[in-house]
Context: one part of a larger RNA
RNA sequence: CCCGCGACUAGACGGAAAGACCCCAUAGAGCUUUACUGGAGUUUGAUAUUGGGUUUCGGAUUGCGAUGCACAGGAUAGGUGGGAGACUUUGAUGUGUGGGCUUCGGCUUACACGGAGUCAUCCUUGGGAUACCACCCUUUGUAAUCUGGAACUCUAACACUAUGCAGUUAUCCUGGUAGUGGACAGUGUCUGAUGGACAGUUUGACUGGGGCGGUCGCCUCCUAAAUUGUAACGGAGGCGUUCAAAGGUUCCCUCAGGACGGUUGGAAACCGUCUGUUUAGAGUGCAAAGGCAGAAGGGAGCUUAACUGAGACACCUACAAGUGGAACAGAUAGGAAACUAGGACUUAGUGAUCUGGUGGUAGAAUAUGGAAUCGCCAUCACUUAACGGAUAAAAGUUACCUUGGGGAUAACAGGCUGAUCUCUCCCAAGAGUUCACAUCGACGGGGAGGUUUGGCACCUCGAUGUCGGCUCGUCACAUCCUGGGGCGGUAGUACGUCCCAAGGGUUCGGCUGUUCGCCGAUUAAAGUGGCACGCGAGCUGGGUUCAGAACGUCGUGAGACAGUUCGGUCCCUAUCUAUCGUGGG
Numbered sequence: 001c002c003c004g005c006g007a008c009u010a011g012a013c014g015g016a017a018a019g020a021c022c023c024c025a026u027a028g029a030g031c032u033u034u035a036c037u038g039g040a041g042u043u044u045g046a047u048a049u050u051g052g053g054u055u056u057c058g059g060a061u062u063g064c065g066a067u068g069c070a071c072a073g074g075a076u077a078g079g080u081g082g083g084a085g086a087c088u089u090u091g092a093u094g095u096g097u098g099g100g101c102u103u104c105g106g107c108u109u110a111c112a113c114g115g116a117g118u119c120a121u122c123c124u125u126g127g128g129a130u131a132c133c134a135c136c137c138u139u140u141g142u143a144a145u146c147u148g149g150a151a152c153u154c155u156a157a158c159a160c161u162a163u164g165c166a167g168u169u170a171u172c173c174u175g176g177u178a179g180u181g182g183a184c185a186g187u188g189u190c191u192g193a194u195g196g197a198c199a200g201u202u203u204g205a206c207u208g209g210g211g212c213g214g215u216c217g218c219c220u221c222c223u224a225a226a227u228u229g230u231a232a233c234g235g236a237g238g239c240g241u242u243c244a245a246a247g248g249u250u251c252c253c254u255c256a257g258g259a260c261g262g263u264u265g266g267a268a269a270c271c272g273u274c275u276g277u278u279u280a281g282a283g284u285g286c287a288a289a290g291g292c293a294g295a296a297g298g299g300a301g302c303u304u305a306a307c308u309g310a311g312a313c314a315c316c317u318a319c320a321a322g323u324g325g326a327a328c329a330g331a332u333a334g335g336a337a338a339c340u341a342g343g344a345c346u347u348a349g350u351g352a353u354c355u356g357g358u359g360g361u362a363g364a365a366u367a368u369g370g371a372a373u374c375g376c377c378a379u380c381a382c383u384u385a386a387c388g389g390a391u392a393a394a395a396g397u398u399a400c401c402u403u404g405g406g407g408a409u410a411a412c413a414g415g416c417u418g419a420u421c422u423c424u425c426c427c428a429a430g431a432g433u434u435c436a437c438a439u440c441g442a443c444g445g446g447g448a449g450g451u452u453u454g455g456c457a458c459c460u461c462g463a464u465g466u467c468g469g470c471u472c473g474u475c476a477c478a479u480c481c482u483g484g485g486g487c488g489g490u491a492g493u494a495c496g497u498c499c500c501a502a503g504g505g506u507u508c509g510g511c512u513g514u515u516c517g518c519c520g521a522u523u524a525a526a527g528u529g530g531c532a533c534g535c536g537a538g539c540u541g542g543g544u545u546c547a548g549a550a551c552g553u554c555g556u557g558a559g560a561c562a563g564u565u566c567g568g569u570c571c572c573u574a575u576c577u578a579u580c581g582u583g584g585g
Base pairs, nucleotide, nucleotide: 001585002584003583004582005581006580007579010577011576012575014572015571022406023405024404025403027402028401029398030397031396032395035201036200037199038198041194042193043192045190046189047188048187049186051154052153053152054151055150056149057148058147059146060145061144062143063142064141065140066139068137078136079135080134081133082132085119086118087117094113095112096111097110098109099108100107101106158181159180160179161178162177163176165175166174167173204216205215206214213233217239218238219237220236221235222234240387241285242344243343247303248302249301250300251299252298253297255281257275258274259273260272261271262270283292284291286349288347289346290345307330308329309328313324314323315322319388332341333340334339355381356380357379358378359377360376361375363374364373413460414458415456416455417454419453421449422448423447424446425445426444430440431439467542468540469539470538472534473531474530475529476528477527480505481504482503483500484499485498486497487496488495507521508520509519510518511517548566549565550564551563552561553560554559
């Protein structure tokens, strides 16, 4: 060096299972509920099956009657029209008795007596006779018809019970018979309510993982790198309007501040004088920016262009949108006129399509004429604010979970970084009686390391097993002991600090799953770290982290909790490398 045999399990990010954790999907399913929409069931009413009678209370129509009082006025005048007469031995005025109404004055009615008159026209009134006739109105009585409600009742529908009867040798059923209930119940149709029994679904995105929080459209500035444009969960703020003048036009004016003076009056109210800049320090309805003093700022007069039809040409821009705009026609305002005016100093003050409403309209409108309806013009209704708006209409939970994917994205480990951490150096204020540097060292500054907590999300989600213990170690040195030395605020014994040094060593117990820590007893000492927080194809499985169960708390609930508690399957026969032993050539 080559080839075996026997071992061992550190590595081959070993094998096995398209990761169960985490995220995503306009994926699924189970469960919940005061999510949405349905919906069995329950219940209400109407109606049919469903009939008779009585009483009572309503409604409508008709007949007959009654009823009607402002003031003035014979007096209780409902309205309108006709009307000069009407009623009366078929019993008038009046009297008595009884009833009804009443504004207490009267009106009206039945019976009896009685035996010849009573009322109107005339006066008062807006309105004239219930003298008489007709048609009505208000309130109301009665009768009939139709109809409705309630209560009671009947039996024949219907239901139930019994049956020594029949079918029929049949504990059912049907019929018969007897009884009970009874137009109820039950059932059909329509209808209101209730309704996680049940069903179908929804339950947003961004995001230095996800959740929680925040945000989502528009305007202004910075970031923005001297045109435009330009991101972030970058830094600051605003908007979801207002104004009939705060618009148009013509004419005029100049601010803020300062100084001085002036009753109440003061640092600031108002008045006067002076001053006041082309760097306006004021004002501009409101944020900011850019503008603006020949004003866009402050006034006054007259007014409605805050018009109709429309728009060449441009800006911006994926689209859809958005923006500027001359000239023309009509009608108008201001101005002597030239001219200006299609809102406001400008940039925010907003919402597509569908659907529906309203007004207008030479259009269409199912054989034709109309019309329903539609179109066109104008306009209205969205915190459709998740603001390019999925529907008119929608929340949760899953540790019982499933699928498809992702190392596009978290938890372990590694990597990068090194804020934090550990160690170290510089400066030296100060402490150290004096004296910065024996020792300690503020305020600051420079590094090293890669053991902490983090940041990033680079390999791995078709799997890199996660804390602690056991076993077995190996390395570093920033050395715990043992060894050598310097300095000391080193008398000695001890001790402090620094330098060299990794050869060897570095305990046994109690509590806790613990690492750690506290405690007990020792020791020369009971070191600090790395090795996938060394080591589960070496062991364990106490903890964490599935399915069961419970407590506390939260939640309406299903369920949830770096809260607690009891329980809870740890697979692999070694091919290669590495290592150990042994043999042959």
This is a predicted structure of a 585-nucleotide part of an RNA (large-subunit ribosomal RNA, domain V) from a Clostridiales bacterium. The full RNA is in RNAcentral, with records from ENA. Model confidence (mean pLDDT): 84 of 100.